[in-house]
RNA sequence: GGGGCUAUAGCUCAGUUGGUAGAGCGCUGCAUUCGCAUUGCAGAGGCCGACGGUUCGAACCCGUUUAGCUCCA
Numbered sequence: 001g002g003g004g005c006u007a008u009a010g011c012u013c014a015g016u017u018g019g020u021a022g023a024g025c026g027c028u029g030c031a032u033u034c035g036c037a038u039u040g041c042a043g044a045g046g047c048c049g050a051c052g053g054u055u056c057g058a059a060c061c062c063g064u065u066u067a068g069c070u071c072c073a
Stems, first nucleotide, its partner, number of pairs: 001072007010025004019056001027043005049065005
């Protein structure tokens, strides 16, 4: 220098064919217990790495770019 993959909640990851973004664990509250743990119920927490484009509408399609991993030279 060129190619490929990844980037979504505090962590690990889903998200099909474009239509208001989810799970497990963790966190908070309540119930349960003498208390803790377990279990049950409820809740908080992310505009999807960044910018731009297409579209009535973008996490998803297109371009540029940033970071990490990897292959070739």